[in-house]
RNA sequence: ACAACGGAGAGUUUGAUCCUGGCUCAGGACGAACGCUGGCGGCGUGCCUAACACAUGCAAGUCAAGGGGUAGCAAUACCACUGGCGCACGGGUGAGUAACGCGUAGGUAAUCUGCCCUUAUCCGGGACAUAACGUCGGGAAACCGGCGCUAAUAUCCCAUGAGGUAUCUCACGAUAUCAAAGCUUCGGCGGAAAAGGAUGAGCCUGCGUCUGAUUAGCUAGUUGGCGGGGUAAAAGCCCACCAAGGCUGCGAUCAGUAGCUGGUCUGAGAGGACGAUCAGCCACACUGGAACUGAGACACGGUCCAGACUCCUACGGGAGGCAGCAGUGAGGAAUUUUGGUCAAUGGGCGAAAGCCUGAACCAGCGACGCCGCGUGUAGGAUGAAGGGGCUUUGCCCUGUAAACUACUGUCGGGAGGGAAAAGAAGAAGCCUACGGCUUCUGGGAUUGUACCUCCAAAGGAAGGGUCGGCUAACUACGUGCCAGCAGCCGCGGUAAUACGUAGGACCCAAGCGUUGUCCGGAUUUACUGGGUGUAAAGGGUGCGCAGGCGGGCUUGUGCGUCAGAGGUUAAAUCUCACGGCUCAACCGUGAAACUGCCUUUGAUACGGCAAGUCUUGAGUACGAGAGAGGAUGGUAGAAUUCCUGGUGUAGCGGUGAAAUGCGUAGAUAUCAGGAGGAAUACCAGUGGCGAAGGCGGCCAUCUGGCUCGUAACUGACGCUGAGGCACGAAAGCGUGGGGAGCAAACAGGAUUAGAUACCCUGGUAGUCCACGCCCUAAACGAUGUAUGCUUGGUGUUGGGGGGUAACCCCCAGUGCCGGAGGUAACCCGUUAAGCAUACCACCUGGGGAGUACGAUCGCAAGGUUGAAACUCAAAGGAAUUGACGGGGGCCCGCACAAGCGGUGGAUCAUGUGGUUUAAUUCGAUGCAACGCGAAGAACCUUACCAGGGCUUGAAGUGCGAUGGACCGCAUCCGAAAGGAUGCUUCUCUUCGGAGCCGUCGUAGAGGUGCUGCAUGGCUGUCGUCAGCUCGUGCCGUGAGGUGUUGGGUUAAGUCCCGCAACGAGCGCAACCCCUAUCCUUAGUUGCUAGCAGUUCGGCUGAGCACUCUAAGGAGACUGCCCACGCAAGUGGUGAGGAAGGUGGGGAUGACGUCAAGUCAUCAUGGCCCUUAUGUCCUGGGCUACACACGUGAUACAAUGGCCAAUACAAUGGGCGAAACCGCGAGGUUGAGGUAAUCCCAAAAGUUGGUCUCAGUUCGGAUUGAAGUCUGCAACCCGACUUCAUGAAGCUGGAAUCGCUAGUAAUCGUAGAUCAGCACGCUACGGUGAAUACGUUCCCGGGCCUUGUACACACCGCCCGUCAAGCCAUGGAAGCUGGGGGCGCCCAAAGCCGCAAGUAAUUGCGUCUAAGGCGAACUCAGUGACUGGGGCUAAGUCGUAACAAGGUAGCCGUAUCGGAAGGUGCGGCUGGAUCACCUCCUUU
Repeated sequence: ACAACGGAGAGUUUGAUCCUGGCUCAGGACGAACGCUGGCGGCGUGCCUAACACAUGCAAGUCAAGGGGUAGCAAUACCACUGGCGCACGGGUGAGUAACGCGUAGGUAAUCUGCCCUUAUCCGGGACAUAACGUCGGGAAACCGGCGCUAAUAUCCCAUGAGGUAUCUCACGAUAUCAAAGCUUCGGCGGAAAAGGAUGAGCCUGCGUCUGAUUAGCUAGUUGGCGGGGUAAAAGCCCACCAAGGCUGCGAUCAGUAGCUGGUCUGAGAGGACGAUCAGCCACACUGGAACUGAGACACGGUCCAGACUCCUACGGGAGGCAGCAGUGAGGAAUUUUGGUCAAUGGGCGAAAGCCUGAACCAGCGACGCCGCGUGUAGGAUGAAGGGGCUUUGCCCUGUAAACUACUGUCGGGAGGGAAAAGAAGAAGCCUACGGCUUCUGGGAUUGUACCUCCAAAGGAAGGGUCGGCUAACUACGUGCCAGCAGCCGCGGUAAUACGUAGGACCCAAGCGUUGUCCGGAUUUACUGGGUGUAAAGGGUGCGCAGGCGGGCUUGUGCGUCAGAGGUUAAAUCUCACGGCUCAACCGUGAAACUGCCUUUGAUACGGCAAGUCUUGAGUACGAGAGAGGAUGGUAGAAUUCCUGGUGUAGCGGUGAAAUGCGUAGAUAUCAGGAGGAAUACCAGUGGCGAAGGCGGCCAUCUGGCUCGUAACUGACGCUGAGGCACGAAAGCGUGGGGAGCAAACAGGAUUAGAUACCCUGGUAGUCCACGCCCUAAACGAUGUAUGCUUGGUGUUGGGGGGUAACCCCCAGUGCCGGAGGUAACCCGUUAAGCAUACCACCUGGGGAGUACGAUCGCAAGGUUGAAACUCAAAGGAAUUGACGGGGGCCCGCACAAGCGGUGGAUCAUGUGGUUUAAUUCGAUGCAACGCGAAGAACCUUACCAGGGCUUGAAGUGCGAUGGACCGCAUCCGAAAGGAUGCUUCUCUUCGGAGCCGUCGUAGAGGUGCUGCAUGGCUGUCGUCAGCUCGUGCCGUGAGGUGUUGGGUUAAGUCCCGCAACGAGCGCAACCCCUAUCCUUAGUUGCUAGCAGUUCGGCUGAGCACUCUAAGGAGACUGCCCACGCAAGUGGUGAGGAAGGUGGGGAUGACGUCAAGUCAUCAUGGCCCUUAUGUCCUGGGCUACACACGUGAUACAAUGGCCAAUACAAUGGGCGAAACCGCGAGGUUGAGGUAAUCCCAAAAGUUGGUCUCAGUUCGGAUUGAAGUCUGCAACCCGACUUCAUGAAGCUGGAAUCGCUAGUAAUCGUAGAUCAGCACGCUACGGUGAAUACGUUCCCGGGCCUUGUACACACCGCCCGUCAAGCCAUGGAAGCUGGGGGCGCCCAAAGCCGCAAGUAAUUGCGUCUAAGGCGAACUCAGUGACUGGGGCUAAGUCGUAACAAGGUAGCCGUAUCGGAAGGUGCGGCUGGAUCACCUCCUUU
């Protein structure tokens, strides 16, 4: 440069992330079906199921120019018969077939070929029958028989022999044998044999052609040979004999499935799936068998036989084969007309005309598919009315849509015209002559169709699906986990964009959706193009046959490989170009392509093969070396136990604590002696050896492997390794020994709700030895073997070298840390999980299940191999953030401890639960409800109940209509509300009306009705805990991390230091208020030091100094000193100071948590009620009372009660002084006070007296009587006073609360609410303590770290039995059915053979379909009963696992147990925590 036109993802596991991995979707296609809908045309296409059964019609005849015949005078016509050709084509179907069946490439010297063509030759003579026909007969019919006549291109014989065939022969050649048919219009047609061609067919071969090994061995005509038969032809094709071969892991045999191909669909491709229509081949024709005729058949519309089925029948017999075209029934989700024509194309016959042709060409039916067209076009905003929908009430949407104006006329409708497809046969002519071309006459099923012209009129012509995400498109109503939807995820439990309907929108459109199937996406079987440490996946380990792969050099060959050429790869299809139907679909012409196979020529790098050579791979030799390598025998000491004896006496042992057990019959302890078995402390070490399992005292014998050094020898001898063979911990099995300790099972004791366990005391198999089995483990480095390459550091074992030594270097092992690189990450990292090569093994979602069945191994236990149905949308790996832990570390808090005082016991008050009731209105319910909403229920409040009333209403607003007053007064009824009656009666005015009120109507009011899980606002709580975040940067694929961690310090994420972080925000602190000290200013109503007066009261003058008031300032900051410390800071109670380290108190409450509380404060969405769930009124209730709880008050007394006297506040309110009356509550009166002015006002305390330890002079409940006050009214149901009464209670069980200083405790005062009602609440002041060693423990919280199967976050998750329902499945006495083979019996038709016969024919024999008998095999269905499995909102028992899951867990094995499971033995870390050791890194 030419060429090439070609590759998209998404949803779903999690709190979030990355990965692995499945499921699902978007695309295309279809011989489709179903649902809804449907205007026209063109081109295609239409039983995929029962190769099920078929009524009826048609689908193969033709030739009179072969022959005889019939009718006719003849021309001529005619059909049956004889004869010729055809019927083996065309058409249908896909049952069978896994095969030379098909595809492709070849072979046939191993073959045939009618009709057709070419070449050359021949066609002479004779003969005998028979059908038709005639006649007779049988039969229901189909049809048949006897006798008689006749012809041929029917049949037979003779001749000829170019030629063919066979035999002989070296050859020339010779011998034998084999033909024919005639008709004629005399042109010709036809016949015979032969050679060649063409066409068609047969046979053979290489290669290719589905699945299963839970099918591993198959085969007797089987494999080959000699001979023979047979065929058109090779051949075990068939037969006799001989030999014993042949096929198979490169998959034989068996089983299942299937017509094959060109091609079709899909895909970027490679592939995958399919094999309708069209075309090539094959097979079949009711099922099975068989041959005949013929060129060709073992024959779809022929024959024979058998079988099944159907039909006719006179019962004696007959007939039939739609997988031809139509059509019928059946089956099925499902597939058409009993149509027209031979006009064209093609076929058969014929000389031809012509005849036949359900082949074919056409039409009909079906939106079944593809393609095309239409259902109008343009303008048109008052964004019209009306409708529908929504609504924020604003014409927001439907919507330029409509109306309206202008225009057009496709399709359909009407009318008129009107083809091509064809120039057939025939005649004539020409030519390159089995044919083609030109001219002339003239024939159309489709069809009066296509097409053209004219006419009228927007007139006749739109639906389907969808609208949560994927995925384009949203609202309202209805429903309320119901009804329903759903491809996956998932929607629906009262505000559903997910159900149903409507409006609107979106996508396609005469279709649209759904279902089914295939490919794609799916790199999810990975050739292109995947993986195996932890996700699924490395065999437990080695040796090794086959196989695969293989070092350097040289030569040869040219098999693979590469290149050129030739042949083929049918046509159609696909692609491209051009062309024809108005376009397109469709069709035509040409090109390209068909990626393959075969032949041939060449190249020789690489691989193969053959030959030679080399030493580096591998091995050998020699010299050294280390070692728990293996086997056998012996031997040693320590310890446990037992036995004997001695000493000795009451306990021993064991545990969290105990008990069982042992012991006065002398244990334990201790000494001496003895017996026996098993194991080998220290050394000992991420040390050594071995293939792995594994191996540990010492000595001896036998024996395997390894390393180093030398470089003498061989010369690729190598690597891997399916099957195979060997080894293979522990447990277990068999036989025989042995048995000290330990110890499944078992027994007892504990623990416990239980305890088939953990703990304890005993204890048998077993553990040990010999021999033989078993063959599995977390048999692990969860990492196959071998080889090469790729930075380093530091230990250690064995050997060697250098060096005086320190030390350095090399080889072979064994550890740690780390670079590049890899990895999802964790991590790996010269001992790879890096980069490559070779070979083997294994994986493909979870569960079912390593199960079932089958096979095989084993004595058994069991091992190996190893599914399916069904079910789920996940299961999983690594890492992240939280939360949690009966994990760890650090820290704080009236958290504990140390103290003080309470509660829990009594009585009462009050709130709650419960109960009761007509109602006991409602809410609040662990901390964080319960003297809470309620700062005050007699009516009211009030929401509840009963009864009585009202209905535009008790209150408010708009509009319309109507009236004129409204208000008020009076009387009656009534419990009141209310009702009835009567009286009285407007204002302003621009005279239009306006205001006010009543009535009616209509919009609408009203609701303490529901939902606090629809909400706003407000509040509680963790918690005044110290936390919660952001920007930029950096790290990580990412979630996320860093900052915020670390070392210190603090009340504090407070501050300092360090640091890939640097800064910032909300919180902390500070700023604000009160209080503690001082100053300044101001001085009435406050104050009074000094002065004066005084009624002795700051009362008055006076003053503002002081107190005080209320404004503004000052002051405190670890500022100074000492000690420690890098600093921050801490300590000293150091100095100063009123106050010292936040001085004290308050206000102030981060991000968030609890669907926390409140719809009854208020507001508010939705729903509900509307003569009531609204509203008014009377009375009742919220005040009930076997009981339980919370919060308080008062007490139980002497630190006290009572009496008398007497002192000192602050806050606050608006009140009420003094006087008089009353015992008192209070009353009368009313000074003062609109307030620093007046009024309300202390108690504990102090002083004195009395009481003297008692149910009291404590305590005051309860009750009686009499009163006061408030109020319309104290009965239910107020408070207070006086007198009387005088209950429980003597300090409170388990348990539990508050408080760290002006605090606790104790004492009183005031206020809000309020007519009245306070033990509650909120404020105020008076008096005024004790204790804190300390952080082990309880509770709560903060930070760091660790594990996790939790994330609704431990109140989590989760396992197994049992019980219930449903589903599929295994076993099973059996039962039923299918399949293919084997053996035997019988045997039709038929070919062949033999025999008989003149012959027709008959008989026999071999083989055989069908049939029968038998023993097995195999595949299904079903089966009482039985086994496990799966699934299923709320069943039972326990709690095995996840945290150290409360006994770490798991693997193998054995045993035991309701169950998870427990225990023994060996193994693993995929175990937390602490300690130790070793190594490494940093300082």